[in-house]
C1' cells in the first nucleotide's frame, strides 16, 4: 500500500399502535409515532418459508424488516 472488521462522526431508514386512503384479502400508500436496523437501498423477472384469494388439482396475489441469494451505495479509527 492492499484486504478484513466497524469505533467515531455526518446523517439515513422506521417496528407496533393510531389516523386518512386503495384492495374480496393477505397487504398497500400518505401523515403521526420511534421497536429496531450497517444496507431495515433495490430486486417476489432466482430458491426457500410464511400469509391470502379462486370450493379444489392448482393457478393468481402478498411479503425484501422470515432466510438464502443477486445487486448498488455515505464514513472508515483501535
Nucleotide at each position: 500500500g492492499c484486504u478484513g472488521c466497524g469505533a467515531a462522526a455526518g446523517g439515513g431508514c422506521a417496528a407496533c399502535c393510531c389516523c386518512g386512503u386503495c384492495g374480496u384479502g393477505a397487504g398497500g400508500c400518505g401523515g403521526g409515532u420511534g421497536c429496531g436496523c450497517a444496507a431495515a437501498g433495490c430486486c417476489a423477472a432466482c430458491g426457500g418459508g410464511c400469509c391470502u384469494c379462486c370450493a379444489g388439482a392448482g393457478g393468481a396475489g402478498g411479503u425484501g424488516g422470515c432466510c438464502g441469494g443477486g445487486u448498488u451505495g455515505c464514513c472508515g479509527a483501535a